[in-house]
Context: one part of a larger RNA
Molecule: small-subunit ribosomal RNA, central domain
Organism: uncultured bacterium
RNA sequence: UUGGGCGUAAAGAGAGAGCAGGCGGUUAUCUAAGUCUGAAGUGAAAAGCAGUGGCUUAACCAUUGUAGGCUUUGGAAACUGGGUAACUAGAGUUCGGGAGAGGUUAGCGGAACUCCAUGUGUAGCGGUGAAAUGCGUAGAUAUAUGGAAGAACACCAGUGGCGAAGGCGGCUAACUAGCCCGAGACUGACGCUCAUUCUCGAAAGCGUGGGUAGCAAAUAGGAUUAGAUACCCUAGUAGUCCACGCCGUAAACGAUGAGUACUAGGUGUUGGGGAAACUCAGCGCCGAAGUUAACACAAUAAGUACUCCGCCUGGGUAGUACGUUCGCAAGAAUGAAACUU
Numbered sequence: 001u002u003g004g005g006c007g008u009a010a011a012g013a014g015a016g017a018g019c020a021g022g023c024g025g026u027u028a029u030c031u032a033a034g035u036c037u038g039a040a041g042u043g044a045a046a047a048g049c050a051g052u053g054g055c056u057u058a059a060c061c062a063u064u065g066u067a068g069g070c071u072u073u074g075g076a077a078a079c080u081g082g083g084u085a086a087c088u089a090g091a092g093u094u095c096g097g098g099a100g101a102g103g104u105u106a107g108c109g110g111a112a113c114u115c116c117a118u119g120u121g122u123a124g125c126g127g128u129g130a131a132a133u134g135c136g137u138a139g140a141u142a143u144a145u146g147g148a149a150g151a152a153c154a155c156c157a158g159u160g161g162c163g164a165a166g167g168c169g170g171c172u173a174a175c176u177a178g179c180c181c182g183a184g185a186c187u188g189a190c191g192c193u194c195a196u197u198c199u200c201g202a203a204a205g206c207g208u209g210g211g212u213a214g215c216a217a218a219u220a221g222g223a224u225u226a227g228a229u230a231c232c233c234u235a236g237u238a239g240u241c242c243a244c245g246c247c248g249u250a251a252a253c254g255a256u257g258a259g260u261a262c263u264a265g266g267u268g269u270u271g272g273g274g275a276a277a278c279u280c281a282g283c284g285c286c287g288a289a290g291u292u293a294a295c296a297c298a299a300u301a302a303g304u305a306c307u308c309c310g311c312c313u314g315g316g317u318a319g320u321a322c323g324u325u326c327g328c329a330a331g332a333a334u335g336a337a338a339c340u341u
Stems, first nucleotide, its partner, number of pairs: 003313004007295002012309001014200004021193003025087007033080002035076008048066007090190001091187003094183005102176007109153001114148007124135002161168002205246006214240002219235004257308006265286009290297002314341003323334004
């Protein structure tokens, strides 16, 4: 619980597509469902509400009037709905340009680490606060040449770019999606939002098969310490990588849902247009009005309004229990109460 809210106090779903539903531009005309209005009927009495009156008052009683609603019928036509005809400012198409780590697949490249082979070379190397474990005379570390393999792409690099979000960064090619600007040829409201639903969704984790250089949960050893199941060191397996299939969660954050319109300026930057003034689309900073509990926000609003969806309603118990759905599992989703304060 017809209220007030959701950046940080409880509260925006992780993101999108979209059916039903809700809402919806301009003009003319018809209609009359909503809406407004007249009349009639019904609305038993009592009760209720309002006026007047009676018991000294009140309670109580009497009397008069009356409500919302429903039905029928006459009318109005501004608005909403419906029909018809039209329009172009919303939306989309077309044409001409443009930028980009947007996505998928294939190929290629250099630096570095590690390993292997060979040469040079000799006693140490490594590591730390200090050490030790460890590696090394079976020749290590260092250095040079050659080779192998895997993973990641220094500089460029930027409050730069792209993407709905997650996210995306070496180079080339193929395929592919979206966006911006200019023109104003075409369609003519085709739009916005969206319960259920469907799709996408970091990392970790799971299944099957590969791969494994470096790193590294677990684990082992060395230290530290009163102890040290840690921090530090030496090793090191899952994993990290690839293919296919699951999982479906994150401080999935701008802790800020989407759309539209309006409301001072200044300054930087990215991509267009323009000779310029300037203008369109993004990304930042500073600030006016206004908002805010304050912090702050301020044309990328947390301002002023409208439309639609989601969500909140003291703390703990608890994102737990139970039930259900999903999942191979891990678990996820939905989601209480007693009691306590």